Predicted 3D model of a 76-nucleotide RNA (transfer RNA) from a Candidatus Thorarchaeota archaeon.
RNA sequence: GGGCCGGUAGAUCAGCUGGCAGAUCGCUUGGUUCGCAAUCAAGAGGGCGUGGGUUCAAAUCCCACCCGGUCCACCA
Numbered sequence: 001g002g003g004c005c006g007g008u009a010g011a012u013c014a015g016c017u018g019g020c021a022g023a024u025c026g027c028u029u030g031g032u033u034c035g036c037a038a039u040c041a042a043g044a045g046g047g048c049g050u051g052g053g054u055u056c057a058a059a060u061c062c063c064a065c066c067c068g069g070u071c072c073a074c075c076a
Stems, first nucleotide, its partner, number of pairs: 001072007010025004019056001027043005049065005
């Protein structure tokens, strides 16, 4: 340098067939307990790596770039 995969909540990931941004764990509050754990209920927390384009509408499609992984090439 080129190909491919990935970047979404504190963590691990789903959603990518354009139309309300989700799950599990964790966290907070409450119930239950003498108390803790476990369990049950409720809640907080992200606008989707960055910029631009298409569209009535973009996490999702297109372009460029950044970061991570992987394979290949280059290296006199």

RNAcentral records the identical sequence in 4 taxa.
The RNAcentral record of the sequence draws on ENA.
Taxonomically the source falls in Candidatus Thorarchaeota (Archaea, Promethearchaeati).